This is a predicted structure of a 1458-nucleotide RNA (small-subunit ribosomal RNA) from an uncultured Lentisphaerota bacterium.
C1' cells in the first nucleotide's frame, strides 16, 4: 500500500460499483424456451350471412425451426485442459451471403378426432376415420459421389484439373403477386474438429514406470487422422532436462504489491475449458452424449388406493442448515441483445431499473463572519494563575444537503401517429429556518499527542521492547491533546521493508555453512593463428499479440468516483532479408598447457621378509636379610614358604632412547632400529618427442586414525569393565594396590573424529625481508663462503581484504572455472520411511511444540582454589588482653497491660543515649480536654489578663468567689477569655519519594577532562613502559602535549634556638624577711607564657644511579631524609543509616493516631552473643611513711580552713567569676606485716544502721560504716590490640547532671618495655598481564537424575475409515455383432391369394456402470501400555561446565541416581 472481507464503538445526503469467499449441502413455491394458422387436418368461441358458407380470434395435435444459445457454478482436472505460434495435402460447418442449375410424377399411412377399455395416479391398450412444407416410389442429372487413366504443381502420404464408365443422388409448397420456402453444385462468411513447438505449482522420506504398453501389416470406426477399436506380427516405448507416484489446483487477459527484478492472487467485466443430484450409456441432430431431454443403476425427498409412481435451484427470486459473513420469493420487457413468425406480434429473472447493506471508491454536508468581562462549568495548580477558548452566549449573514411547493426531461432509433419499467426521477424554479445531520482510536519509546485521581504484581494492558509491588504521561476514569472523519479502530490475509533463498542482489578461517581424502562417468567450462557456415547473438521489415485493463492526450455527466473517444503499451511467438567481433560446429595449422623422454637426486611413501640392542616381566641358580612397595598421608598388596637390592644364565612379547628440528614423505587417515627385495610419487636440469590430449566433477567406485565385532592365534608392559584401600557428608570418581576384554598378528567388517589450517579443487595475477629442506647456475680470497634460480616448509609485514580477530605470492588479496554447503535458537548428530551393517550403529532427514533470542569478535569492569610486581599489626617475631568466673552494659530471645522506637557481618550490640525514679517518654493504665499546650488571620461578644482564695479530686481538671484595664482623631485599636470558622497539631507511615549529615571501602593513590592522536565502534591513548617513592612522589622514555579533583604543601598542636613582651606565673644576682615558703623590694638573667621570625632543604662530602629522579652511608645538628602527632577523606561503591535531631514531598489521623495529668513501663529473666570492670595474687595484698604532673573545671558554682562524725558528710565559713582563690596525683620509692592457702587474694551476694541529692530513692539512685565473704587459683575451639613515649601498667580531668547507676565516653600527664628473620601462607588494597559461559558482576553462572501439572508428539496388541491397484462373481441400460420359425401400409413380381426385398418385436453374444469376494499399496483417525521432548515463582540430590572451575576441556567404547 491493498481486500468479495469479518467483527466492536458511531452513522446525514447523494453519484458509482459491488455483496453466499464456507456445505458442488438439502430444497417448499413462483417464474427462467418458446414460436409459426403464411406447412397440415381438426376443435371452440365470436362476428356477417345470400343459410351453401364466410370473416376473425384462440387452440390440443401433426409438422418446421429453437430448444447445443443464452444464465450458473469452479466439484474434478497438472491435462494440448489453458496461454501463445505454427499445421490439417486428414475435416464438419443449419441459420447468413454471393453465384449456377432445377423445383416433374406417382403412392401409402399416422397422430389429433371418434367408440371401446385398463389405472389411485402418472399413464396408457384396442378398434376406426383422416391431412400436410410429415413419410414413400418414378423421371431428370447442369452437376456432385466412387472408381480407373492423362497432365502441371507441390510442405512425404499428396492438391487442382482433363477424359473415361457399368454405376449412384434431388425437390414442397405456402401466401399473394411481391415474396418466402424447398433440392442440387460451387464459393465465402461464421462457428467448430484434430495435431504439434514452446510455456504451465510442490514432494526424490515417491526412482523406476509400461501389455494396447511402443511399432509394424490388414481390417472395423468417425466429418476427419490416429492403438481410437480390433485380429495378427515385432519387442519396443518413458525416465536424473526427475518418468511413474503422491498432494495441491480450473487456465488466461488481468488484479494488488514492488523502483524494478519479483512476489502473491485469479472475485466482479471479458475469453477458454469443464460439471448440472451421483456413476454409465446411447438417441435425435448442422451440431450434444445435452442444466430446467431420454434410458439405467445408486442415495436422497414426496405421492399412493401399496399394485406402483414423481422429482433434481452449481437459473432469477426465496428458504432451511452449516459459518464470522453475503442482499428482494421487486418492477419492465420502454432501451441493447436473442428465439420463433412474411409480418403483427409472442416469449426471454439474459438485459434495464429499482429495492437492501458505510463492503468499497468518489462527492457534499453537520455552517459562515464577528465576537474578551477571556462568562459560568469542568479540569489542573506553585492559589499567583493556566487551559478548555472566540470555543460558548451574544450581534450580522448565508442556504449547500435534507424538507415544502411549483415546473420537469435526455434515454426514442421516426417523416405522420403511437410506444419510458426507471419516474414526476435527475435538473429548473421558489419558500422557511441554523434550524435535522459527529464520531472513533490514541496520547511510554517506534509514533503525532500529559495532566489528575483510583487501583497497588491486584484489577489489568501490550504490534515489538515491555508497564502494573502506594507519588503508573503504559491498567480504569476524567479533563485537555493529537490523528483520521461519515467514518474510526481491530481481527484475518497478501506484497512491501527483507539484499531476511540475494536473476537483478548474498554467503561458508572464529557467526549458520568446505563433503574425512583421492580417482573418476555424465554434465559444465576450456590456450595461440586461420578457412567456411550461421542454430546462438546482433539488426531491418512482416504477421499476430481479442476487448477491456493500464499509460498519455482530449470528451461526456455541475466536479470526481464512473463513462466515452484517439494514440501508446502489450517487454512475447511466428516468417523473411541481411551481419560474422564473440561463443558454437566443422576443417586446416601451432607449442605456451598437459603429457612423454634423456640424465641427476632427497625423502620415518607403500608391502613383505631378516636381523638387532637397551629397558621390562617371568623362569632357574648364587650372594643376602627384613622389610619392600607405595601415598599429599597412608592402607590394601608382597615378603621368614627368603621378598626388595643384586650378580649370572634363560624364555617373552610389545615398542625402537639418543640423531629428532621450527625437519621429511604421502591424496588424506598417517610414516621413526637396521638391512634387503618389490613397489608409488615427487623435484631439478635439458629441449628431442605428441600436439589441447586439460580442469572440475552430482551420481559411482576407492582408500580412510581410534574404539568396536566375526574366526583363529597372540599376550611382556599398559589398562576401559571389575575388585580392594583411601579420600569424603558420600565418592559408583579422582590417588593407592590389583586385574580382564583391548592394545599386537593374520582375515573379514565396521566408516566414524575437535578426520582442523574448522579455510574443496585447478588456473592466473598483484611490494618485501628472514630462515630451513632439495636439485640446478655462477662468483672468489678455494671459505664448510656468498649471488641466483626453481620445487617445497615456516616466520614477520606492503598493498588490498576483513564484523573484529586476523590473512597477507602456501591470501582469508584480484579475478575465471566446476563441485560442496548454509538460511534463528532448542526440539535434532532426534522420529518416521528407505539404503547399508552381523551387531553396535552410519547415511539420508523432518514436523508438532516452544523461545526473544541463540551466537561471533571486540571492549570496559568485576571475579579465579592464573601469573608477576608491591603495600598494610595481613602473617610472622613479640607484649597484653577477649572466649572461662563474679559483676556493669548493650543486644537477642522469652515474658509483659506496656516491657517505646531505631541499628543488624566487617561498617549493629557502654550503638542514637555527653545521665530512663517524676520529668525526659514516644510505650502500658487510668482520669480529663477538642480552635485546642504551641503560631497567624477573621467575625461576634465580654472586659480584663496578671494575683489571691473556696470546694471536689490521684493529679490534669471542673465548679465558684474577690480584686482589676490601657491608648485614642471617639471610627477603633492593644491585651484577655468565650464562641464560630480559617487553622494548629501528629516521636503516625514511607530513608526504596528527595535535601542535608554520617558511617565504609580509606589517608587507599588513585578518578577525570581538554585538544590530539589511533579505533566503523564500545573504547584505547595520556594514566602503559623503565627506574623511583609513603604517594599518579618524580625522572626518564614514549602520539601525546596540557589541565582539574585527589598525594603533597600550605593550617594547628609538640621538639631546638632567637627576638620581643614580663603579671597572676619565675628567682640567678642585690636587699629585706620568715620556722618556712617568690613571703616582700626588686630584676627581665632562667623556666614558663604567647606574639613574631629563625632552623631540615638531600643543603654538604662519598658511593651508588642513565652525568635523572633518587638511594645508602657520613658530617654537622635539638632535629635527617614525609621528625612526631593532629585537621584534612579525590570519582565513586554499599537503594549503607537516619522521616524518631531539625527540615521537607505524598499518604494517613482530626471530640484522636492530637493535648494535659496520675501511676506503671523502658530496670521485667530459664537462656545465649557482644563490650567492659574486678580478679584469681607475692613483680603481690596490707599497714606507716617519703615524692614527682599535665590538662581542665568553678557563681543557682568551686569551696581552702576551723570543728563534729569510724566515714559517707555536716555546721559555719576565707577566698575565687580566677597563670592570682578552691580542686592539684596514683603507680613509684623507703620501712614493716602477710608465706602459697580459696588466703590478710578475691570482692559477689545478703543483713543492719546510715549519708547526700531531689517534690519523692518501694517498683529503681549514688555513696558510708559494721556484719556476711560466692565464683574465681590465668581459662577449649578460637579470636582481638599494638611497632616508640607505642603497647602495658598508674593515676588525674571534663562533658552531660539536682542525683546517679561511668566500671562507659573524650581529654592529661607518670613510670615505661619487647619484637620485626622475613613476604612462602591466611584477611585487605593498589599496578600490570591472563582466562572468562560472570556484568545483580563467583554469595556470579550453571548441568543432570528425581518429583508435581500442563502441552504436543514417536512407538505400540490392535481397531475403525479414506484414496487407489490387482484377481475373481454378478452383470442394468445401452451402442455393435449374430440369430430372428412371431410380426409389418409404400417398393418388386402377380389379377388375386400369395411370394420377394427389406425392417420390427424377440433371443443370443462381446464390451460394460453400480454391486459383490479375496488379497494389497498408501493415507488418516483412535488404542492400555510405552519413549523420549517442551514448558512451570520459590520442591529433592548433588556440582559436570565456565578461572588451571579445583582431575584442562572436548570425542569413542564400557560402566555408574544424576
Nucleotide at each position: 500500500a491493498a481486500u468479495g472481507a469479518a467483527c466492536g464503538c458511531u452513522g446525514g445526503c447523494g453519484g458509482c460499483a459491488u455483496g453466499g469467499a464456507u456445505u458442488a449441502g438439502g430444497c417448499a413455491u413462483g417464474c427462467a424456451a418458446g414460436u409459426c394458422g403464411a406447412a397440415c387436418g381438426g376443435g371452440a368461441c365470436a362476428c356477417c350471412c345470400u343459410c351453401g358458407g364466410g370473416u376473425g380470434u384462440c387452440u390440443a395435435g401433426u409438422g418446421g425451426c429453437g430448444a447445443a444459445a443464452g444464465g450458473g457454478u469452479g466439484a474434478g482436472u497438472a491435462a494440448c485442459a489453458c496461454g501463445u505460434g505454427a499445421g490439417c495435402a486428414a475435416c464438419c460447418u443449419g441459420c447468413c451471403c454471393c453465384c449456377g442449375a432445377g423445383u416433374c410424377u406417382g403412392g401409402a399411412a399416422u397422430a389429433a378426432g371418434c367408440g371401446a377399455u385398463g389405472g389411485a395416479a402418472a399413464c396408457g391398450u384396442c378398434g376406426u376415420c383422416u391431412a400436410a412444407u410429415a413419410c414413400c416410389g418414378g423421371a431428370u442429372g447442369a452437376g456432385g459421389a466412387c472408381u480407373g487413366g492423362g497432365g502441371u504443381c507441390u510442405c512425404c502420404u499428396g492438391a487442382c484439373u482433363c477424359c473415361a464408365a457399368c454405376u449412384c443422388c434431388a425437390a414442397a409448397g405456402a401466401u399473394u403477386u411481391a415474396u418466402c420456402g424447398c433440392u442440387u453444385g460451387g464459393g465465402g462468411a461464421u462457428g467448430g474438429g484434430c495435431u504439434c513447438g514452446c510455456g504451465u505449482c510442490c514432494c526424490a522420506u515417491u526412482a523406476g514406470c509400461u501389455a494396447g504398453u511402443u511399432g509394424g501389416c490388414g481390417g472395423g470406426g468417425u466429418a476427419a487422422u490416429g492403438g481410437c477399436c480390433c485380429a495378427c506380427c515385432a519387442a519396443g516405448g518413458c525416465u536424473g532436462u526427475g518418468a511413474c507416484g503422491g498432494g495441491u489446483a480450473g487456465g488466461u487477459g488481468g488484479a494488488c504489491u514492488g523502483a524494478g527484478a519479483g512476489g502473491u492472487u485469479g472475485g466482479u467485466c471479458a475469453c477458454c475449458c469443464a460439471c448440472a443430484c451421483u456413476g454409465g450409456g446411447a438417441c435425435u441432430g448442422a451440431g450434444a452424449c445435452a442444466c430446467u431431454g431420454c434410458c439405467c443403476a445408486g442415495a436422497c425427498u414426496c405421492c399412493u388406493a401399496c399394485g406402483g409412481g414423481a422429482g433434481g435451484c452449481u437459473g432469477c427470486a426465496g428458504u432451511c442448515g452449516a459459518g464470522a459473513a453475503u442482499c428482494u420469493u421487486c418492477c419492465g420487457c420502454a432501451a441493447u441483445g436473442g428465439g420463433c413468425g412474411c409480418a403483427a406480434g409472442c416469449c426471454u429473472g439474459a438485459c434495464g431499473g429499482a429495492g437492501c447493506g458505510a463492503u468499497g471508491c468518489c462527492g457534499c454536508g453537520u455552517g459562515a463572519g464577528g465576537g474578551a468581562a477571556g462568562a459560568a462549568g469542568g479540569c489542573c495548580u506553585u492559589c499567583g494563575g493556566g487551559u478548555u477558548g472566540u470555543a460558548a452566549a451574544c450581534c450580522u449573514c448565508u442556504g449547500u444537503c435534507a424538507c415544502c411547493c411549483g415546473g420537469g426531461a435526455c434515454g426514442a432509433a421516426a417523416a405522420c401517429a403511437a410506444u419510458g419499467a426507471c419516474g414526476g426521477u435527475a435538473c429548473c424554479g421558489g419558500g422557511a429556518g441554523a434550524g435535522g445531520a459527529a464520531g472513533u482510536c490514541a496520547c511510554g519509546g517506534c509514533u503525532a499527542a500529559c495532566u489528575a485521581c483510583g487501583u497497588g504484581c491486584c484489577a489489568g494492558c501490550a504490534g515489538c521492547c515491555g508497564c502494573g509491588g502506594u507519588a503508573a504521561u503504559a491498567c480504569g476514569u476524567a479533563g485537555g491533546u493529537g490523528g483520521c472523519g461519515a467514518g474510526c479502530g481491530u481481527u484475518a490475509u497478501u506484497c512491501g521493508g527483507a539484499u531476511u533463498c540475494a536473476c537483478u542482489g548474498g554467503g561458508c578461517g572464529u557467526a549458520a555453512a568446505g563433503g574425512g581424502u583421492c580417482c573418476g562417468c555424465a554434465g559444465g567450462g576450456g590456450g595461440c593463428c586461420u578457412g567456411c557456415c550461421a542454430a546462438g547473438u546482433c539488426u531491418g521489415u512482416c504477421g499476430u499479440g481479442a476487448a477491456a485493463u493500464c499509460c498519455c492526450g482530449g470528451g461526456g455527466c455541475u466536479c470526481a468516483a464512473c463513462c466515452c473517444c484517439g494514440g501508446g503499451u502489450c517487454u512475447g511467438c511466428g516468417g523473411u532479408g541481411g551481419a560474422a567481433a564473440c561463443a558454437g560446429g566443422c576443417g586446416g595449422g601451432c607449442u605456451g598447457g598437459a603429457g612423454u623422454g634423456u640424465g641427476u637426486g632427497a625423502g620415518g611413501g607403500g608391502u613383505a621378509g631378516a636381523c638387532g640392542g637397551a629397558a621390562c616381566a617371568c623362569c632357574u641358580g648364587g650372594u643376602g636379610u627384613a622389610g619392600c612397595g607405595g601415598u599429599g598421608g597412608a592402607a590394601u598388596g608382597c615378603g621368614u614358604g627368603g621378598a626388595u637390592a643384586u650378580c649370572a644364565g634363560g624364555u617373552g612379547g610389545a615398542a625402537c632412547a639418543c640423531c629428532g628440528a621450527u625437519g621429511g614423505c604421502g591424496a588424506a587417515g598417517g610414516c621413526g632400529g637396521u638391512c634387503u627385495a618389490c613397489u608409488g610419487g615427487c623435484a631439478c636440469a635439458c629441449a628431442a618427442c605428441u600436439g589441447a590430449c586439460c580442469c572440475u566433477c552430482a551420481g559411482g567406485g576407492a582408500c580412510g586414525a581410534a574404539a568396536g565385532c566375526g574366526u583363529g592365534g597372540g599376550u611382556a608392559g599398559c589398562a576401559a569393565a571389575c575388585a580392594g584401600g583411601a579420600u569424603u557428608a558420600g565418592a559408583u570418581a579422582c590417588c593407592c594396590u590389583g586385574g580382564u576384554a583391548g592394545u599386537c598378528c593374520a582375515c573379514g567388517c565396521u566408516g566414524u573424529a575437535a578426520a582442523c589450517g574448522u579455510u574443496g579443487a585447478g588456473a592466473a595475477c598483484c611490494a618485501g625481508a628472514u630462515a630451513u629442506g632439495g636439485u640446478g647456475g655462477g662468483g672468489c680470497u678455494g671459505g664448510c663462503c656468498c649471488c641466483c634460480u626453481c620445487c617445497g616448509u615456516g616466520u614477520c609485514c606492503a598493498a588490498g581484504c576483513u564484523a573484529a580477530c586476523g590473512c597477507g605470492a602456501u591470501a582469508a588479496g584480484u579475478u575465471c572455472u566446476c563441485c560442496g554447503c548454509c538460511u534463528g535458537g532448542g526440539g535434532a548428530c532426534u522420529a518416521c520411511g528407505g539404503c547399508c551393517g552381523c551387531a553396535a550403529g552410519g547415511c539420508u532427514a523432518a514436523a508438532a511444540c516452544u523461545c526473544a533470542a541463540a551466537g561471533g569478535a571486540a571492549u570496559u569492569g568485576a571475579c579465579g582454589g592464573g601469573g608477576g610486581c608491591c603495600c598494610g599489626c595481613a602473617c610472622a617475631a613479640g607484649c597484653g588482653g577477649u572466649g572461662g568466673a563474679g559483676c556493669a552494659u548493650g543486644u537477642u530471645g522469652c515474658u509483659u497491660a506496656a516491657u517505646u522506637c531505631g541499628a543488624g557481618g566487617c561498617a549493629a550490640c557502654g550503638c542514637g543515649a555527653a545521665g530512663a525514679a517524676c520529668c525526659u517518654u514516644a510505650c502500658c493504665c487510668a482520669g480529663g480536654u477538642u480552635u485546642g499546650a504551641c503560631a497567624u488571620g477573621c467575625a461576634u461578644a465580654u472586659g480584663a489578663c496578671c494575683g489571691g482564695u473556696g470546694g471536689u479530686g490521684a493529679a490534669a481538671g471542673c465548679c465558684g468567689c474577690c480584686u482589676u484595664c490601657c491608648c485614642u482623631u471617639c471610627g477603633g485599636g492593644g491585651c484577655a477569655u468565650a464562641u464560630g470558622g480559617a487553622c494548629a497539631g501528629a516521636u503516625g507511615c514511607u530513608g526504596c519519594a528527595a535535601g542535608g549529615c554520617u558511617g565504609u571501602c580509606g589517608u587507599c593513590a588513585g578518578c577525570u577532562c581538554g585538544u590530539g592522536c589511533c579505533g566503523u565502534g564500545a573504547g584505547g591513548u595520556g594514566u602503559u613502559c623503565g627506574g623511583u617513592u609513603a604517594a599518579g612522589u618524580c625522572c626518564g622514555g614514549c602520539a601525546a602535549c596540557g589541565a582539574g579533583c585527589g598525594c603533597a604543601a600550605c593550617c594547628c598542636g609538640u621538639g631546638c634556638c632567637g627576638u620581643c613582651a614580663g603579671u597572676u606565673a619565675c628567682c640567678a644576682u642585690c636587699a629585706g624577711g620568715u620556722a618556712a615558703a617568690g613571703c616582700u623590694g626588686g630584676g627581665g638573667a632562667c623556666u614558663c607564657u604567647g606574639g613574631c621570625g629563625g632552623g631540615a632543604c638531600c643543603g654538604c662530602c662519598c658511593g651508588u644511579g642513565u652525568c635523572a629522579a633518587g638511594c645508602g652511608g657520613g658530617a654537622g645538628g635539638a632535629a635527617g631524609g614525609c621528625g612526631c602527632g593532629g585537621a584534612u577523606g579525590a570519582c565513586g561503591u554499599c537503594a549503607a543509616g537516619u522521616c524518631c535531631g531539625u527540615a521537607u514531598g505524598g499518604c494517613u489521623c482530626u471530640u484522636a493516631c492530637g493535648c494535659c495529668u496520675g501511676g506503671g513501663g523502658c530496670u521485667g529473666c530459664a537462656a545465649a552473643c557482644g563490650u567492659g570492670c574486678u580478679a584469681c595474687a607475692a613483680u603481690g595484698g596490707c599497714c606507716g611513711g617519703u615524692a614527682c604532673a599535665a590538662a581542665g573545671g568553678g557563681g543557682a558554682g568551686c569551696g581552702a580552713g576551723u570543728c563534729c562524725g569510724c566515714g559517707a558528710g555536716g555546721c559555719c565559713a576565707a577566698g575565687c567569676g580566677a597563670a592570682u582563690c578552691c580542686u592539684c596525683a596514683a603507680a613509684a620509692c623507703c620501712g614493716g606485716c602477710c608465706c602459697c592457702a580459696g588466703u590478710u587474694c578475691g570482692g559477689a551476694u545478703c543483713g543492719c544502721a546510715g549519708u547526700c541529692u531531689g517534690c519523692a530513692a518501694c517498683u529503681c539512685g549514688a555513696c558510708u560504716g559494721c556484719g556476711u565473704g560466692a565464683a574465681g587459683c590465668c581459662g577449649g575451639a578460637a579470636u582481638c590490640g599494638c611497632u616508640a613515649g607505642u603497647a602495658a601498667a598508674g593515676g588525674g580531668g571534663c562533658a552531660u547532671c539536682a542525683g546517679c547507676a561511668a566500671c562507659g565516653g573524650c581529654c592529661c600527664c607518670u613510670u615505661g618495655a619487647a619484637u620485626a628473620c622475613g613476604u612462602u601462607c591466611c584477611c585487605g588494597g593498589g599496578c600490570c598481564u591472563u582466562g572468562u559461559a560472570c556484568a545483580c558482576a563467583c554469595c556470579g553462572c550453571c548441568c543432570g537424575u528425581c518429583a508435581c501439572a500442563u502441552c504436543a508428539u514417536g512407538g505400540g496388541a490392535g481397531c475403525c475409515g479414506g484414496c487407489c491397484c490387482c484377481a475373481c462373481c454378478c452383470g442394468a441400460a445401452g451402442c455393435c455383432g449374430c440369430c430372428g420359425a412371431g410380426c409389418c401400409a409404400a417398393c418388386c413380381a402377380g389379377c388375386a391369394a400369395u411370394g420377394g426385398g427389406g425392417g420390427c418385436a424377440g433371443g443370443c453374444g462381446u464390451c460394460g456402470a453400480a454391486g459383490g469376494u479375496g488379497g494389497g499399496u498408501c493415507u488418516g483417525g483412535u488404542g492400555a501400555c510405552u519413549g523420549g521432548g517442551a514448558u512451570g515463582a520459590a520442591g529433592u540430590c548433588g556440582u559436570a561446565a565456565c578461572a588451571a572451575g579445583g582431575u584442562a576441556a572436548c570425542c569413542a567404547a564400557u560402566c555408574g541416581a544424576a
Rfam family: Bacterial small subunit ribosomal RNA.